About this RNA:
Predicted 3D model of a 478-nucleotide part of an RNA (small-subunit ribosomal RNA, 3' major domain) from an uncultured bacterium. The coordinates come from a structure-prediction model, not an experiment, and the mean pLDDT is 84. The RNAcentral record of the full RNA draws on ENA, Greengenes and SILVA.
[in-house]
Context: one part of a larger RNA
RNA sequence: UGACGGGGGCCCGCACAAGCGGUGGAGCAUGUGGUUUAAUUCGAAGCAACGCGCAGAACCUUACCCACCUUUGACAUGGGAAUCGUACCGUAGAGAGAUUUACGGGUCAGUUCGGCUGGAUUCCACACAGGUGCUGCAUGGCUGUCGUCAGCUCGUGUCGUGAGAUGUUGGGUUAAGUCCCGCAACGAGCGCAACCCCUGCCCCUAGUUGCCAGCGGUAUGGCCGGGAACUCUAGGGGGACCGCCGGUGAUAAGCCGGAGGAAGGCGGGGAUGACGUCAAGUCCUCAUGGCCCUUACAGGUGGGGCUACACACGUGCUACAAUGGCGAUUACAAUGGGAAGCAAGUCCGCGAGGAGGAGCCAAUCCAUAAAAAUCGUCUCAGUUCGGAUUGCACUCUGCAACUCGAGUGCAUGAAGUCGGAAUCGCUAGUAAUCGCGGAUCAGCAUGCCGCGGUGAAUACGUUCCCGGGCCUUGUACA
Repeated sequence: UGACGGGGGCCCGCACAAGCGGUGGAGCAUGUGGUUUAAUUCGAAGCAACGCGCAGAACCUUACCCACCUUUGACAUGGGAAUCGUACCGUAGAGAGAUUUACGGGUCAGUUCGGCUGGAUUCCACACAGGUGCUGCAUGGCUGUCGUCAGCUCGUGUCGUGAGAUGUUGGGUUAAGUCCCGCAACGAGCGCAACCCCUGCCCCUAGUUGCCAGCGGUAUGGCCGGGAACUCUAGGGGGACCGCCGGUGAUAAGCCGGAGGAAGGCGGGGAUGACGUCAAGUCCUCAUGGCCCUUACAGGUGGGGCUACACACGUGCUACAAUGGCGAUUACAAUGGGAAGCAAGUCCGCGAGGAGGAGCCAAUCCAUAAAAAUCGUCUCAGUUCGGAUUGCACUCUGCAACUCGAGUGCAUGAAGUCGGAAUCGCUAGUAAUCGCGGAUCAGCAUGCCGCGGUGAAUACGUUCCCGGGCCUUGUACA
C1' cells in the first nucleotide's frame, strides 16, 4: 500500500422487510447429469453451465457410428502434355448411392487467321491442398462477470531515507469523485452527467391514411364530389431550467412545500459498460504461433445416431377449476410480414384442409385479436375440471415422415383437489393476466425477440441475510 475480520462509523441496491405471483408436488415440453449404445459429435460447470452455442438435427445440417468408395484430392496457386464435337444436358443399363458404361444432343471470346492470346476441361509428377485434430494455460478478436457500481489515474508542487502519501481526506449535498465550502496543494485525463434514439404536450410544413368536422350527392360503404379543420403519418421547431414564490441551510451547494404547466426536480424507457478482476468463456464463427495426421485424424456416398431411458437436477408449458368450464351473441389494438409470397369473396369438407382466385411489390390489397361484455347452462363431483396416454381414420410439407415432423376428426380419458425442507421474480402502465406479430424456416416453437389489451397490492423501516461504495481500526496474510 492492499486484502481480510462472526471490528467500528456513514451510505446504497427488490438485499431484507411489506405485498402480489410463482418454482419445489402432477402430466408434458426442453436443456443437463448419469446410464446405455456401433455412435448416442463437441463445447458450456456456483453466482456468471443447464429453452446456453442451436434465430429451426427426418435427408442435408453433422463435426459421431457402420458400410461402400476416392487419393494432387470437394477447393487455391504454380510446371508439363493433350483436347476445344470438351465441359455440360438427356435417355438407357449396373449399383444402396457416391460412381460407372453405352448412345444421342451440344461448345466460347478476341484474332495479325499462327493453337497466336485469353478461357475451359482432362491427364502426369511434384510443390502443396485439406483437418470442427490438440493446446483458450502460447495468442488476436469477440463476450460474460463484479457493475451503469462511482470509481481508476496522471502532470507539476509539497511531505517522507524509502515503499509511498498528499490531491481523491474533512464539513455538507447528490443517483453520481454530483456540486458547494474548507484544506499543501494546483490543475488534468478515463469514467458520471450532457450531447444520440424512442415516448409524453404544443406549434409549423405536407397531405391518394383520416374527416359529414361544415356543404352537396348517395346503391348508406369516406362510397363520390369536395375539404386540409381533426385523427394520423414524418420532417422541423418550441417546451423543464429548482426558471418563479415561500420555507430551510453557512448568505453556498442543495433540500422541502406551492403556483403555473401535458410534464417537474434525472419526466419514463433505450443505446452507452472507466482502470481492472476471474490464467472466466470461446483454437467448433473467424484469425493465428506451436504440435500432430497426410491412401488418412483428408474427401465423397447410403444408412444409422445426435430423438436411447431404471433414474437425478435446471428452465418452462398446461392444470388441479365456479373470479371457472361449455354454448350462443357481440365489441375494441399495436408492432411487424408478404411475389418461388400474402391471399379476399365463392364452392367442397364435421375439421386439419382442398378447388379456384379478385386484389396487393402494399399507410392503398391480405391475415377472425383474445381476455372483456351480454344471455343461457353446469352446482362442487376426479366432475360438462384436467388433458396425458393409446386405438382408428385422415390432412399438409417434402425425393422421402419406420427409426424421427406438425396438424385434424372420432374414440380413449392417466396423474393432478394448490404442492415438504427450501427457493425465484417484481416498486407502475410495473407484477399478474390476455391475445397478436417476427426472425430461423420446405415443414416443425410451450423457446427467443418484439407488440399492444386489461391492469393491481405493498414499502413502517435498515436490526438481520446477500452484494457493493467511502472513512477508520486490528493483523503472525501478500